[in-house]
Molecule: Glycine riboswitch aptamer
Organism: Microvirga aerilata
RNA sequence: AUGAUCCCCGCGGAAGAGACCGGGCGUAAGAGCCCGGCGCCGAAGGCGCAACCGCCCCGGAAACGCUCAGGCCAAAGGACCGCGCGGGAGCU
Repeated sequence: AUGAUCCCCGCGGAAGAGACCGGGCGUAAGAGCCCGGCGCCGAAGGCGCAACCGCCCCGGAAACGCUCAGGCCAAAGGACCGCGCGGGAGCU
């Protein structure tokens, strides 16, 4: 100096499913919070299976499965995607 990779930061995009029922707190009325019940969703996180990667072992590994956690108007969050003469790691 360069171009793929990874992490962080900034910006933009980003799905699904209950504005459910009962009780309590709270309020002028609400909003909101807590407890319980039934139904539902998968894309924080977590766990499981393993096509595949890997010389064996060790290990890695999905947007598949589970639904513990989380969520079911909006907002927020959001895997993931895009952009950055932003920062860093390491390779060539």